[in-house]
Molecule: c-di-GMP-I riboswitch aptamer
Organism: Gemmataceae bacterium
RNA sequence: UCCUCGAAAGGGCAAACCCAUCGCGAGGUGGGGGCGCAAAGCUACGGGCCUUCAGUCCACCCCUGUUUUUCCCGGACGAAGGUCGCCUGGUUGCCGAA
Numbered sequence: 001u002c003c004u005c006g007a008a009a010g011g012g013c014a015a016a017c018c019c020a021u022c023g024c025g026a027g028g029u030g031g032g033g034g035c036g037c038a039a040a041g042c043u044a045c046g047g048g049c050c051u052u053c054a055g056u057c058c059a060c061c062c063c064u065g066u067u068u069u070u071c072c073c074g075g076a077c078g079a080a081g082g083u084c085g086c087c088u089g090g091u092u093g094c095c096g097a098a
Base pairs, nucleotide, nucleotide: 005096006095012037013036017032018031019030020029021028022027035085041091042090043089046087047086048083049082050081055077056076057075058074
């Protein structure tokens, strides 16, 4: 000095929850808070999980001579949305006792 590794010290990050705000939502951001974290720094490429505005389909309701459109209610499908504090990959990095 490097790798594995994680004792110590100094510092760092910040789950639930609360407030504000943005979003249909999952969730994001800021403040408080502190469960935890040695990459809980960055990255949504791969897998997983979460959500459903648009869209498609079904059901129901209303109107009409017929058709079309609009409004209201419910369900299914649906990532292009979200999550790196689910896992993996990529990338950068502080300290140094055994």